[in-house]
Molecule: c-di-GMP-I riboswitch aptamer
Organism: uncultured Nitrospira sp.
RNA sequence: GAUAAAGGCAAACCCAUCGCGAGGUGGGGACGCAAAGCCACGGGUCAGAAAAAUCUGAUAGCCGGGUUACCGAA
Numbered sequence: 001g002a003u004a005a006a007g008g009c010a011a012a013c014c015c016a017u018c019g020c021g022a023g024g025u026g027g028g029g030a031c032g033c034a035a036a037g038c039c040a041c042g043g044g045u046c047a048g049a050a051a052a053a054u055c056u057g058a059u060a061g062c063c064g065g066g067u068u069a070c071c072g073a074a
Stems, first nucleotide, its partner, number of pairs: 001071001008033002013028006031061001037067003041064003044059006
C1' cells in the first nucleotide's frame, strides 16, 4: 500500500477459573482491527494502600515511542 488473495487477532455479553480490586487466563461469541504481534519507556485512564508526599499494581483494543513480522499488484 489495492473494493486482490491467503492467513491472523477478537470488543460487548455468557460460562469456568485466578485476583482485595482495576483486571488476567481458558471456552463460547464477533463489535471491530493492517501490527488489535511483543515491550509499561513518556503521557493518560483505572484499582489498592497512605493524612499527604507518594508507593504498588492494571490497561499495548487510550495516545506517543521502541522492536519484530505475513501477503503484495500498479